[in-house]
A computed fold for a 92-nucleotide RNA from a Gammaproteobacteria bacterium, annotated as Glycine riboswitch aptamer. Of the family's consensus pairs, 89% are formed in the model. The prediction has a mean pLDDT of 82.
């Protein structure tokens, strides 16, 4: 690099669009929602921010200041039907 495997969280609610169809000729139903806008509520397993212990340097001392890991964490980006994508694992 290639194959396989792989959680989590709203198909939200309103607008806009489209279609079909009623008639009161501008508004209603049903579908259709993937993308578009606004609005709320969520996820952490791409990427990205933070810190443990210890090192280290100062300093009599308290202590300060550097360096430093995660599947903790913050959620900035991403994500929340599928699909994509996915940390890690497994095999070539």
């Nucleotide at each position: 690099c290639u194959c396989u495997g792989g959680a989590g969280a709203g198909a939200c609610c309103g607008g806009a669009c489209c279609g079909u169809u009623g008639c009161u000729u501008g508004c209603g139903a049903c579908g259709g929602c993937g993308a578009c806008c606004g609005g709320c509520g969520c996820c952490g397993a791409a990427g990205g921010g933070g810190c443990a212990a210890g090192c280290a340097g100062c300093g009599c001392g308290a202590g300060c200041u550097g360096c430093c890991a995660a599947a903790c964490u913050c959620u900035c980006a991403g994500g929340c039907c599928a699909a994509a994508g996915g940390a890690c694992a497994g095999a070539g």